[in-house]
Context: one part of a larger RNA
RNA sequence: UGACGGGGGCUCACACAAGCGGUGGAGCAUGUGGUUUAAUUCGAAGCAACGCGCAGAACCUUACCCGGGUUUGACAUACGCGAAAGCGCCGGCAAGUAGGUACCCGAAAGGGUGGCCGAACGGUAUCCAGUCCGGAAGCCGGUACAGGUGUUGCAUGGCUGUCGUCAGCUCGUGUCGUGAGAUGUCGGGUUAAGUCCCAUAACGAGCGAAACCCUUGCCGCCAGUUGCCAGCGAGUAAAGUCGGGGACUCUGGCGGGACUGCCUCGAAAGACGGAGGAAGGUGGGGAUGACGUCAAGUCCUCAUGGCCCUUAUACCCGGGGCUACACACGUGCUACAAUGGCGUUGACAAAGGGUCGCGACGGCGCAAGCCGGAGCCAAUCCCAUAAACAACGCCCCAAUUCCGAUCGUGGGCUGCAAUUCGCCCGCGUGAAGCCGGAACCGCUAGUAAUCGCGGAUCAGCCUUGCCGCGGUGAAUAUGUUCCUGAGCCUUGUACA
Numbered sequence: 001u002g003a004c005g006g007g008g009g010c011u012c013a014c015a016c017a018a019g020c021g022g023u024g025g026a027g028c029a030u031g032u033g034g035u036u037u038a039a040u041u042c043g044a045a046g047c048a049a050c051g052c053g054c055a056g057a058a059c060c061u062u063a064c065c066c067g068g069g070u071u072u073g074a075c076a077u078a079c080g081c082g083a084a085a086g087c088g089c090c091g092g093c094a095a096g097u098a099g100g101u102a103c104c105c106g107a108a109a110g111g112g113u114g115g116c117c118g119a120a121c122g123g124u125a126u127c128c129a130g131u132c133c134g135g136a137a138g139c140c141g142g143u144a145c146a147g148g149u150g151u152u153g154c155a156u157g158g159c160u161g162u163c164g165u166c167a168g169c170u171c172g173u174g175u176c177g178u179g180a181g182a183u184g185u186c187g188g189g190u191u192a193a194g195u196c197c198c199a200u201a202a203c204g205a206g207c208g209a210a211a212c213c214c215u216u217g218c219c220g221c222c223a224g225u226u227g228c229c230a231g232c233g234a235g236u237a238a239a240g241u242c243g244g245g246g247a248c249u250c251u252g253g254c255g256g257g258a259c260u261g262c263c264u265c266g267a268a269a270g271a272c273g274g275a276g277g278a279a280g281g282u283g284g285g286g287a288u289g290a291c292g293u294c295a296a297g298u299c300c301u302c303a304u305g306g307c308c309c310u311u312a313u314a315c316c317c318g319g320g321g322c323u324a325c326a327c328a329c330g331u332g333c334u335a336c337a338a339u340g341g342c343g344u345u346g347a348c349a350a351a352g353g354g355u356c357g358c359g360a361c362g363g364c365g366c367a368a369g370c371c372g373g374a375g376c377c378a379a380u381c382c383c384a385u386a387a388a389c390a391a392c393g394c395c396c397c398a399a400u401u402c403c404g405a406u407c408g409u410g411g412g413c414u415g416c417a418a419u420u421c422g423c424c425c426g427c428g429u430g431a432a433g434c435c436g437g438a439a440c441c442g443c444u445a446g447u448a449a450u451c452g453c454g455g456a457u458c459a460g461c462c463u464u465g466c467c468g469c470g471g472u473g474a475a476u477a478u479g480u481u482c483c484u485g486a487g488c489c490u491u492g493u494a495c496a
Stems, first nucleotide, its partner, number of pairs: 001496002003493003007490007015480002019443005026334008034325002042053002064320007073145001077144002080087002089142005099117003102113004121134003147309002150307003156303002158298003161294001163292001168207006174183003187198003213286004218256007232243003259280001262274002264271002336436001340395007352383003357376002361372004402433001407428007449472007
């Protein structure tokens, strides 16, 4: 100087408390351990691994296993010429050549065949070129090399997690100390904040905090193929449907608006309450992550040193596996019902996506879906009925008109192909489950809870995941003794 303490002081955080919902029990989905296996590819390991890499494992993916096959290789270069573009390793074949097609072996990859068809460019020649010459593509051979998701994240770059959006981490000059170092950065206040004020052997400065950026909330201006009977006209069973209009809503560009500016208190910084205001005291949300810590994670994104393989640890193909199942754990979904389930009818979003696409309307089918196919490269058409909710009716507390696992059967869709191993629909079957031990998790407001909608990936989909969007919409916080983590000052130490 740090680190540590079942030392002290001050302070903060859904840290506790107060409250609401959940996990832990059930079934299933998904990840992991374990076991099994020819293989169940690999990585991730307390918080910070375990719906993580995977924003899509039937083949492909695919890295694993079995079998079959290839060996200058699926892919690149040959250092020379040229200003550049560009061309370019060496040898051979290179017109019945390349290519196409057919045939044989084969599951394919691959291997083979003088079966058939059959090119293009430049040069030479009196004309005619596939037949003569040349080189290119291509083929064969050759050697430098290619290739490696092989190894080392404890050799590395880059990227990332975490403490933590915590308020810290440092420097220049000066001063003090033999020195390590200290001071500044401490103290009194204040703040979300090393935020600011006062004081001060310190005076300044930098990286962080804040601000600048995006979005949302109010108003104005500009604009009008969305919106509006608002005012006029036309028109309909109805409908901005039409003429027309820019008022309003909206869209999206510019600007205004909030600064403790005003009142009260205070020396100041600032604080309680209030006025005005759509909005206050950082308005809400986001992006943004200091010096560093964990030899944290990643050599399976990529890049890269060393090491290793080179007829195989490379490459191609068929099939299998990554989906196994006595078990154990994590994360979720659906429930156990009456604040509910079912039936009929009716209402109100936002944000997105669409041409190998979204697909209206009509018809067929109980349905999944199918047939035809208008319109739309989309504020114009489509996906697209939002659902919870409301009205009416049934159920009457029952393992049930709760719950939907499992299984049987019939059907549909995608795709070369759904057996291992896809999704969906109909009928039947109806399991466990009557609110969950110890323990644990989330959340302070448009939040929790609850309800549906969209998107990426994607042929299809195991999506209940993830990332977004809106609808309905709470309870509680007396407080900081305790648990956990963190910041500043101080104290002890046999630790570094």